Molecule: small-subunit ribosomal RNA
Organism: uncultured bacterium
């Protein structure tokens, strides 16, 4: 100190989230020991039991124990009398109880903090000063007697005391009035004088303690006023004892505190009154600090004691453990009546996730009485309980490798746990046992004596490694990985997310990280958060400028100078309790802890000084504003008057059959006479050109033209005023369209409606018609994407170039052009500088200052409820519940567009020939089946894997066997046969059984049995793979290096002018250059040249044949195969800067790539393939393996795909006659010849092949014949007889004859190929192969067109730009309704409930005031009556809140219906604002 998530990718702005601290905590799993701390945060809920306040006898009468003394009876150790003595204690009576604990319910308030005041006070015990303390009276308790009463109590009659009660005298101060002097901030206060009024008590031998008065002091309390701290304005007004007064009362004491009277004031946006919530600080937690958060422990204030409501007593109370009273509750009751308040310690019970013993002790600290001793104290001091929190310490140390077993991974080699562990050497803290064993004690008592905590801390000894380790986490943040289960299932998750069969993410192991007697979870609260932003954001387009202007409160303000000294600065003084925190020392063994110094409490207060600044107050100036005078331009604003074009309708004239109107049509209008066209006329509504990037206006907004009448601006000018500015919460006004209300008006154009078409529908888009409304008065409305998405004023800070308005000055004899310069207002460009980027850029989004407005994730929502405004529509002002992890902005790189430019392609177009129809062959789907074995599936599966399924093949199906296996390798152990042959059983495999009987000197080897490791699998995953291979495509593309650029992704280059078939080339350019691709370099051909000359060739000379290069010869010429030339726009012209391009150009066999092949770039498709092969994983192992016969892959209602064959006469049939290329042959090719009608057959020759063969080339040519018919077309089907293969043609082969002779008469929508030796259209040949399904594939060659105008249009691609809300990239994205589940919520007839006011009634206890009887000797009391009043009840209303039949939208949920609104021109650009 960050970091993780929006995106493919980037920058940004913007929530969410984590990582760190705390805690009075709670749950979960787990536990040794100690010390110090802390422990009902919930129900201020109700409480049983014990205890938490008594105490003095030295205030008083009473009582009168032990003990002591005398005497009597006598059973000589009892009893009983007197006396003495004084324990105890009910009562009176004094002090105390107002302290000490407790708890926060209420309190938003002088409650609290803090600083000040009381000249407006009061104060028992304490401290100091001074005086005094004398004199008399009467009752009462207690006690006795007599009652009542269940109790608790209580009467009533009689005695009696005091430091109780009550008189009298004195009394310097005190008080009250007169009066003198003297002070003071006012009311007033100090000193002296004279008059009047008021008091005392004992006790004790003595010290002594007491009392009364007055003054001071200290302490405590009271009261006042400055400041300071919650939210809420969806509370905006509020108050009648209110506010001031003037008198009275009352109070310790001011003061409406209380009453009477008078006045009518008081608080209030600087936030009154209302709501809501809170005890408040010291302080605690958290930050770097500011801050935010918080008020358990300790301390210091208040407030409360069951709920209310009152006084009394007293120094102090409206009193926790006191009284009265009203009320709830609870308890006792003999029903008459009592009693009680744990928010005291301890405990129950309840409430809750949750908080402890009915303990010990007054030995220390303290308080209360008491002279003292002491008593009393649940204060306090210590113990129990709890990991609650902090802090300490242990669970051992060394030293050990065969790196033990085990457990896990494993590439099977080893690797990790792990020096761990055993073992071995030592240690003993804590725990345990056993011995000593304290300080705390000061005091007080004559002395003895006196510790709760405690035999406790602490000290020694003793035994033995001996009793002591969990938790959470391992996918990124964030340290720490592998296995096995599981398979979108179980679950994980704080966030992003993981799981759908190879999970480092679930569960479990083993391993590892982290902390540690603890460790995860939860919840809070600060932090990070600059995400409310004083420090320290922000507002063009991300949220966030109000539509605009005036103009009040506040805020901010020019220049000089005097003056005060409020801010401001500074010394100094008082306060800023203590405890906390910081420093620095000391004590518990350290530490937590505590103790002592300092420090800090950033702060109020008063006081001395200082006066720059701001600020008051005088007193001046002109730069700021403003008048004023001379100009000036202009759709600024308002009446009113006038004009013409143009549309409709109206009358008349001309005319005829159509018009309109559209993408195409109809509705519609027209022979009753339209459109068209002339000529009059009536009405509304708008005002072409000029016209601008142009004026004016705050702003909506404003346009023929001319009169009035009126606001602003700009320039000049410097004569006035003298600071009059500037922004503006609230306010006021003004405000497009649309809308309303009132009357007018009404051509045209037009929401609604109607009709017509479009469509899969068309409540639309188009058409035809049309009502409001569009227009005029007058009055709401008050909103717009009311937008420059930019608030308003003032200064500063480069410039170019345009325009509109004015002045100046050159210049010109003038005039008008013109140059130059200054002010104002509109615009493009552009530095520097801001911006996230786009972009702004003197008309700032730059640099600065003053002032207001608004913003804080998306949704829910600018909506709910309230309130205010409106005639309504509606506006304004404005939430939360819920939800989601993202929502935006700007740019980049794709891809797409029913965007755009520009090119290509048999893509269209012009052709020629097909498929789609027929039979048929073949694949493929379905559908069948025991099985029809498996893959291929838009183009790019369907004559494809398969260049050949009778059996084999094969992988499928039903039966029959075989289990170390048909196949490999290894080790051990037996065996002599194995293989062949041949016989028996059987479908066969296989079994037996005869016959032969290996090689090596040996070891052995080869065969075979048996037994273990293994072997096999076309079983599965092509989405786990590697190779192959298709495609997009033979498209022209895709990239790197270094350099510029950009915050970055990217970008440049690779764009751009050209040209090309090409990213092929040339020119230009912030690029230079490379790379993989094109192109070439490789083959085939096409011309020529040299070589070569057989098996291949014959000009030419021979020989020879019916004939034939047959033969001798030649090498010339075809060919054969080798090296060669040959083409490069190389010439020429024309155009170009080049590139190049043209041209019936020349030459040339060939010409601008001469034709064809191979050659497939970076990647796309999780594309094909686990059945060519290879793998990796699972899966099977008497079986998914292996053998073996037999069936099936050949099966059929159908339905595609590819083909053959045809339908005819450019044909068919017959006969005759030509020209070929490339292939293959010894298991084969076979000439010849003979035989069959043929298919083939026997004989038999030649060739391992330029030689022999296969081999006849169709088609063409030339003759006949059909003559247009389902036919001498066409040949399916089916019937007979064969022929060859081959163990074997039934399922299920091919070919020959002979008979049969189906459909089919060129084929519907739609669609395929083809641009030259191409299409067509003959044939030949080969691979596979025993044959063969072959009509199929791959090859040959033969005969050989036709069209391209062009690139509008279909598809596909390239490449440049654009727009995007896509990016799984349009087979994308995405809206709303409906319909189903769940959520929170609004509204609602009512219903219930809660707090507050307000009226009126009634009214306890009580103070206060009155007051004849009655009481008392009196003070007085009692009783009774006013006034006030807790409670109650009654009534309206307002408010909160709960719940509700029905409704209303919202939101949220893999795969619902509907349509297709946006995003691209989204196919009708899309948005606002309204109806």
């Nucleotide at each position: 100190a960050g970091a993780g998530u929006u995106u493919g990718a980037u920058c940004c702005u913007g929530g969410c989230u984590c990582a760190g601290g705390a805690c009075g905590a709670a749950c979960g799993c787990u536990g040794g020991c100690g010390g110090c701390g802390u422990g009902c945060u919930u129900a201020a809920c109700a409480c049983a039991u014990g205890c938490a306040a008594g105490u003095c006898g030295a205030a008083c009468g009473a009582u009168g124990a032990a003990g002591c003394c005398g005497g009597a009876g006598c059973u000589u150790g009892c009893u009983c009398c007197g006396g003495u003595g004084g324990a105890u204690u009910a009562g009176u009576g004094g002090c105390g109880a107002a302290c000490g604990g407790g708890u926060g319910a209420g309190u938003a308030a002088c409650a609290c903090g803090u600083g000040a005041g009381c000249a407006a006070u009061c104060u028992g015990c304490c401290c100091u000063u001074g005086a005094c303390u004398c004199u008399g009276g009467g009752a009462u308790a207690a006690c006795u007697g007599c009652g009542g009463g269940a109790a608790a109590c209580u009467g009533u009659a009689g005695c009696u005391a005091a430091u109780a009660c009550c008189g009298g005298a004195u009394a310097c101060g005190a008080c009250a009035c007169c009066u003198u002097g003297g002070g003071g901030c006012a009311u007033c206060c100090c000193a002296g004088g004279g008059u009047g009024u008021g008091g005392a008590a004992a006790g004790a031998a003595u010290u002594u303690c007491g009392g009364u008065c007055a003054a001071g002091g200290a302490u405590g309390a009271g009261c006042u006023c400055g400041c300071g701290g919650c939210c809420u304005a969806u509370c905006a007004g509020c108050u009648a004892g209110u506010u001031g007064g003037u008198g009275a009362g009352g109070u310790a004491a001011u003061g409406g505190c209380u009453c009477a009277c008078c006045a009518a004031g008081g608080c209030g946006a600087c936030g009154a009154c209302g709501g809501g919530u809170a005890g408040c600080c010291g302080g605690c937690c958290u930050g770097a600090g500011a801050g935010g958060g918080u008020g358990a422990c300790c301390g210091g204030c208040c407030a409360c004691a069951c709920u209310g409501g009152a006084a009394c007593u007293g120094a102090g109370a409206c009193a926790c453990g006191g009284u009265c009273c009203a009320g709830a509750c609870u308890c006792c009751u003999a029903c008459g009546g009592g009693a009680g308040g744990c928010a005291g310690c301890a405990g129950u019970g309840g409430g809750g996730a949750a908080u402890a013993u009915u303990g010990c002790a007054c030995a220390a600290u303290g308080g209360g009485c008491g002279a003292a001793a002491g008593c009393c104290u649940g204060a306090u001091g210590c113990a129990g309980c709890a990991a609650c929190g902090c802090c300490g310490c242990g669970u051992g140390a060394g030293g050990g490798a065969u790196g033990a077993a085990g457990g896990c991974c494993u590439u099977c080699g080893g690797g990790u746990u792990g020096u761990a562990a055993a073992c071995c050497u030592c240690u003993u803290u804590u725990a345990g046992c056993a011995g000593g064993g304290a300080a705390g004690a000061a005091g007080c008592g004559a002395a003895a004596g006196u510790g709760a905590c405690g035999g406790u801390a602490c000290c020694u000894g003793c035994a033995g490694a001996a009793a002591a380790a969990g938790c959470a986490c391992c996918g990124g943040c964030u340290a720490a990985c592998u296995a096995c289960g599981u398979g979108c299932c179980a679950g994980c998750a704080g966030c992003c997310g993981c799981g759908g069969u190879a999970a480092u993410a679930c569960g479990u192991a083993g391993g590892g990280u982290g902390c540690a007697a603890g460790c995860g979870u939860u919840g809070u609260c600060c932090g990070g958060a600059a995400u409310u932003a004083u420090u320290g954001g922000g507002c063009g387009u991300a949220a966030a400028g109000a539509g605009c202007u005036c103009g009040u409160a506040g805020g901010c303000g020019g220049u000089u100078u005097g003056u005060c000294g409020c801010g401001u600065c500074u010394g100094c003084u008082g306060u800023g309790a203590a405890a906390a925190c910081c420093u620095g020392a000391g004590g518990c063994u350290c530490a937590a802890c505590c103790u002592c110094a300092g420090g800090c409490c950033u702060g109020c207060a008063g006081u001395g000084g200082g006066u720059a600044c701001g600020g008051g107050c005088a007193a001046g100036c002109u730069a700021g504003a403003g008048u004023g005078c001379g100009g000036u331009a202009g759709g600024g604003g308002a009446g009113a008057u006038g004009g013409g074009a143009a549309u409709u309708c109206c009358u008349g004239g001309u005319g005829u059959a159509g018009c309109g109107g559209u993408g195409g049509a109809a509705u519609g209008c027209g022979c009753a006479g339209a459109u068209a066209u002339c000529a009059g006329g009536a009405g509304g509504a708008a005002c072409a050109c000029c016209a601008a990037u142009g004026g004016c206006g705050a702003a909506g907004g404003c346009a023929c033209a001319u009169c009035u009448c009126u606001g602003g601006g700009c320039c000049g000018u410097a004569a006035c005023u003298g600071a009059c500015g500037c922004u503006g919460a609230g306010g006021a006004g003004c405000g497009a369209a649309a809308g309303c209300g009132u009357g007018g008006g009404g051509a045209g154009c037009g929401a609604a409606c109607a009709g017509g078409a479009u469509u899969a529908g068309a409540u639309a888009c188009c058409c035809u018609g049309g009502u409001a409304g569009u227009c005029c008065a007058c009055g709401c409305c008050g909103u717009a994407a009311a937008c420059g998405u930019u608030g308003g004023g003032c200064g500063c800070u480069a410039g170019a170039u345009g325009u509109g308005g004015g002045g100046a000055c050159c210049a010109u004899u003038c005039c008008a052009c013109g140059g130059u310069u200054u002010c104002c207002g509109u615009g493009u460009c552009g530095u520097a500088g801001c911006u996230a980027a786009c972009g702004c850029a003197u008309u700032a989004a730059g640099c600065g200052c003053c002032c207001c407005g608004c913003c804080u994730g998306g949704g829910g929502a600018g909506u709910a409820c309230g309130g205010c405004c409106g005639c309504a529509a509606g506006g304004c002002u404005a939430a939360a519940a819920c939800u989601c992890a993202a929502a935006a902005g700007a740019a980049u790189u794709g891809a797409c567009g029913g965007g755009g430019g520009c090119c290509c392609g048999c893509a269209c177009a012009a052709g020629c020939g097909g498929c789609g129809g027929a039979g048929c062959a073949u694949g493929c789907g379905g559908a069948u089946u025991a099985a029809u074995u498996c893959g291929a599936u838009g183009c790019a599966a369907c004559g494809c894997g398969a260049a050949g399924a009778a059996c084999c093949u094969u992988a499928c199906c039903a039966a029959g066997g075989c289990u170390u296996g048909a196949c490999a390798u290894a080790u051990a152990c037996c065996g002599g046969a194995a293989a062949a042959g041949c016989g028996u059983a059987g479908a066969a495999a296989u079994a037996c059984g005869c016959u032969c009987c290996c090689c090596g000197u040996a070891a052995g080897g080869u065969c075979g049995g048996u037994a273990u490791a293994c072997a096999g699998g076309u079983g599965c995953c092509g989405c786990a793979u590697g190779g192959c291979u298709g495609u997009c495509g033979u498209c022209a593309g895709c990239u790197c290096g270094u350099g510029c650029c950009g915050u970055g992704a990217g970008g440049u280059g690779u764009u751009g002018g050209g040209u090309u078939a090409a990213g092929u080339c040339c020119c230009g350019c912030a690029a230079c250059g490379a790379g993989c691709g094109c192109a070439a370099c490789c083959c085939c051909u096409a011309u020529c040249u040299u070589u070569a000359g057989u098996u291949g060739c014959c000009a030419g000379c021979a020989c020879g044949u019916a004939a034939u290069g047959g033969u001798g010869g030649g090498a010339a010429c075809u060919c054969u195969a080798a090296a060669g030339a040959a083409a490069c726009u190389g010439c020429c012209g024309u155009c170009g800067u080049a590139a190049g391009a043209c041209g019936u150009g020349a030459g040339g066999a060939a010409g601008g790539a001469g034709g064809g092949g191979a050659u497939g770039a970076u990647g796309u498709c999780a594309a094909g393939u686990c059945a060519u092969c290879a793998u990796g994983g699972c899966c099977u192992u008497u079986a998914u393996g292996c053998c073996c016969a037999g069936g099936g892959c050949u099966a059929c209602a159908c339905a595609c795909g590819u083909g053959c064959u045809a339908c005819a006469a450019u044909g068919g049939g017959c006969g005759c006659u030509a020209c070929a290329a490339a292939g293959g042959g010894u298991u084969g090719c076979u000439a010849c010849u003979u035989g069959g009608u043929a298919a083939c057959a026997a004989g038999a020759u030649g060739c391992u092949a330029a030689u022999c063969u296969c081999a006849a080339a169709a088609a063409a040519g030339c003759g006949c014949u059909c003559u247009c018919a389902g036919u001498u077309c066409g040949g399916a089907u089916c019937g007979g007889a064969g022929u060859c293969u081959g163990c074997a043609a039934c399922u299920c082969g091919a070919c020959u004859c002979c008979g049969u002779g189906a459909a089919g008469c060129u084929g519907g929508a739609a669609u395929c190929g083809c641009u030259a030796g191409u299409a067509a259209u003959c044939g030949u040949a080969u691979a596979u192969c025993a044959g063969c399904a072959a009509u199929g594939a791959u090859a040959c060659g033969g005969u050989g067109a036709a069209u391209a105008c062009g690139u509008u249009c279909c598809c596909g691609g390239a490449c440049c730009u654009u727009g995007c809300a896509c990016a799984c990239a349009c087979c994308g994205c995405c809206c709303g309704u409906c319909a189903a589940g769940c959520c929170a919520u609004g509204g609602a007839a009512g219903u219930c409930g809660g707090g507050u006011g307000u009226a009126c009634c009634u009214a306890a206890a009580g103070u206060c005031g009155g007051u004849a009887a009655c009481c008392g000797c009196a003070a007085g009391g009692a009783g009774c009556c006013g006034c006030c009043u807790a409670g109650g009840g009654u009534a309206a209303a307002a408010u909160c809140g709960a719940u509700a039949a029905c409704u209303g939208g919202g939101g949220c949920u893999a795969a619902g219906u509907c349509g297709u609104a946006a995003c691209a021109a989204g196919g009708u650009a899309g948005c606002c604002g309204u109806a």